[in-house]
Molecule: c-di-GMP-I riboswitch aptamer
Organism: Paenibacillus typhae
RNA sequence: CAUGUAUAAUCGCAAACCGCGCGAAAGCGCGGGACGCAAAGUCAGGAGUCUACAGCCUUUGAGAGAGGGCUACGAUCGUCCGGCCGCCAUG
Numbered sequence: 001c002a003u004g005u006a007u008a009a010u011c012g013c014a015a016a017c018c019g020c021g022c023g024a025a026a027g028c029g030c031g032g033g034a035c036g037c038a039a040a041g042u043c044a045g046g047a048g049u050c051u052a053c054a055g056c057c058u059u060u061g062a063g064a065g066a067g068g069g070c071u072a073c074g075a076u077c078g079u080c081c082g083g084c085c086g087c088c089a090u091g
Stems, first nucleotide, its partner, number of pairs: 001091004012037002017032006035078001041084003045081003048076003054071007
């Protein structure tokens, strides 16, 4: 540097669900728990997806309010691509 052959080794991560906390929500943190993961390490850069406090448009209403649509500046790297970095084995 290339490849990922395998109930591989060492060290790991931890879905759903439950408890507590944070958040408008999506979701996140910690503890429990393991569906899985050879990058399920890391970075929201590209695409996708989720959410819509707020903003804009709109319907209704005397108003307060209520409903609908759009928007990420929010979230997701355990959706995919890409960047960075790493373990083992083989060459």